[in-house]
RNA sequence: GCUCCCGUAGUUCAAUGGAUAGAAUACAAGUUUCCGGAACUUACGAUACAGGUUCGAUUCCUGUCGGGAGCA
Numbered sequence: 001g002c003u004c005c006c007g008u009a010g011u012u013c014a015a016u017g018g019a020u021a022g023a024a025u026a027c028a029a030g031u032u033u034c035c036g037g038a039a040c041u042u043a044c045g046a047u048a049c050a051g052g053u054u055c056g057a058u059u060c061c062u063g064u065c066g067g068g069a070g071c072a
Base pairs, nucleotide, nucleotide: 001071002070003069004068005067006066007065010025011024012023013022018055028042029041030040031039048064049063050062051061052060
């Protein structure tokens, strides 16, 4: 330099045009317990950024940024 893949919650993953972006785990509160752990309940929390297409975008297109793989 060229090609390809990825970027979603604190973390690990879903959702591939259709509405409220979901689950596990972690953290917090409560129940329970003499206390703690475990268990149960509840709450909080996210689409890398900027445009475009569409009635509607996490999804499709373009560019930028970051990460990874291959070739030279």
Molecule: transfer RNA
Organism: Candidatus Nomurabacteria bacterium